[in-house]
Context: one part of a larger RNA
RNA sequence: CUGUGGUUAAGGAACUCGGCAAAAUGCCCCCGUAACUUCGGGAGAAGGGGGGCCACUUCCUGUCAACACCUUUACGGUGGGCAGCGGGGGGUGGCCGCAGAGACCAGUGAGAAGCGACUGUUUACUAAAAACACAGGUCCGUGCGAAGUCGAAAGACGAUGUAUACGGACUGACGCCUGCCCGGUGCUGGAACGUUAAGGGGACGGGUUAGUCCUUCGGGGCGAAGCUCAGAACUCAAGCGCCAGUAAACGGCGGUGGUAACUAUAACCAUCCUAAGGUAGCGAAAUUCCUUGUCGGGUAAGUUCCGACCUGCACGAAUGGCGUAACGACUUCUCAGCUGUCUCAACCACAGGCUCG
Numbered sequence: 001c002u003g004u005g006g007u008u009a010a011g012g013a014a015c016u017c018g019g020c021a022a023a024a025u026g027c028c029c030c031c032g033u034a035a036c037u038u039c040g041g042g043a044g045a046a047g048g049g050g051g052g053c054c055a056c057u058u059c060c061u062g063u064c065a066a067c068a069c070c071u072u073u074a075c076g077g078u079g080g081g082c083a084g085c086g087g088g089g090g091g092u093g094g095c096c097g098c099a100g101a102g103a104c105c106a107g108u109g110a111g112a113a114g115c116g117a118c119u120g121u122u123u124a125c126u127a128a129a130a131a132c133a134c135a136g137g138u139c140c141g142u143g144c145g146a147a148g149u150c151g152a153a154a155g156a157c158g159a160u161g162u163a164u165a166c167g168g169a170c171u172g173a174c175g176c177c178u179g180c181c182c183g184g185u186g187c188u189g190g191a192a193c194g195u196u197a198a199g200g201g202g203a204c205g206g207g208u209u210a211g212u213c214c215u216u217c218g219g220g221g222c223g224a225a226g227c228u229c230a231g232a233a234c235u236c237a238a239g240c241g242c243c244a245g246u247a248a249a250c251g252g253c254g255g256u257g258g259u260a261a262c263u264a265u266a267a268c269c270a271u272c273c274u275a276a277g278g279u280a281g282c283g284a285a286a287u288u289c290c291u292u293g294u295c296g297g298g299u300a301a302g303u304u305c306c307g308a309c310c311u312g313c314a315c316g317a318a319u320g321g322c323g324u325a326a327c328g329a330c331u332u333c334u335c336a337g338c339u340g341u342c343u344c345a346a347c348c349a350c351a352g353g354c355u356c357g
Base pairs, nucleotide, nucleotide: 001352002351003350004349005348006347007346008345010343011342014341019338027051028050029049030048031047036041038173052095053094054093055092056091057090058089059088060087061086062085063084067079068078069077070076071074096100108336109335110334111333112332113331114330115328116327120132121131136171137170138169139168140167141166142165148157149156150155174323175322176321177320179253180252181251184250185249186246187245188244189243190242193241194240195239199235200234205229206228207227208226211222212221213220214219254272255271256270257269258268281315282312293309294308295307296306297305
């Protein structure tokens, strides 16, 4: 000097991002116990008192002699309970220490808010959470050789199940609820009309040339059958167009101007646009930029916290909204207790380092 323990005057979180770490609480018995609540809880709430040893006494209790009764007369059964030896509770008196759950072991508590209902699960080796799951809710698919999944297939799972079943998606206990928009995208349904491939069809046309005609004898015109090239009308599926439905499908849910007898504000009016213009509830929020918004509370003093306000940059209803008892090694704020966290450091023990021998 470092580490691990121990103690500390006065103060007691002034430390610090933050009570991190430490201290404190701790067991049993008795008394007592709030808001709130889903009536189960909350609760070991909180907060108090007692606890050792000895003597005497009292009560309960185990075992159990005498005794009584019964009979199947046996080392029998039932009742009975003294003394003694045990177990437990109470009362009175006394004794010792600083201290009696004497060591070890062994809850800190309370108030408020956020998030998630809960018990669970998770990044093996930096994250345990508000993330995942969950019971519950809703939608969609599936009628059984089910849908779905694995597999070129056979086959298997689903399931030796059968719509109170199985698969998929979203939400996430419970309570109160879940508004408007189907224009876009998706899905479902419709099939009249439009469009639409290969295929079918083969009108019309082309190439080739037996033949035939003309000829200036060089060649030229026409051209059957066959072979062959191209190919119109017509026919024709799903799809798309089209017409509807559907938002607990993906998603979306306005602007401007004016107006009341103080001012301010605008229940009201006008106008433009839209598929429809955000309802209930909540709101400077895990969401608020401006912002340490403003007001109130708490403090001597509060960018955090709590309660309000609403001007919501940019909340909002199963991408769920708002509440909520219980729960949480979650997050935030406060209080009591407690302390070397600190004011401010000191000493002791042990271990290591270092120095000297």

Notes:
Model confidence (mean pLDDT): 88 of 100. Predicted 3D model of a 357-nucleotide part of an RNA (large-subunit ribosomal RNA, domain IV) from Modestobacter sp. DSM 44400.